[in-house]
Molecule: transfer RNA
Organism: Deltaproteobacteria bacterium RIFCSPHIGHO2_12_FULL_43_9
């Protein structure tokens, strides 16, 4: 120093040919039960690494930049 692969809700990961973003597990509260657990219901909670650009419109495309990891030199 080149390549390639990842960053998205406290956590682990879905989202695909661009159309204002989900699940599970967590965590509030209720229902139940003497009481915990376990189950059921309802809910909070992020504009998607950062920063441009394309587009009417971008988690997804296009430079750039930054932490990881894995190869190559």
């Nucleotide at each position: 120093g080149c390549g390639g692969g990842a960053g998205u809700a406290g956590c682990u990961c879905a989202g695909u040919u661009g159309g204002u973003a989900g699940a599970g597990c967590g965590c509030a509260a209720g229902c139940u039960u003497c009481c915990c657990a376990a189950g059921c219901u309802u809910g909070a909670g992020g504009c998607c690494g950062c920063g441009g650009g394309u587009u009417c419109g971008a988690a997804a495309c296009c430079c750039g930049u930054u932490u990881c990891c894995c190869g190559c030199u």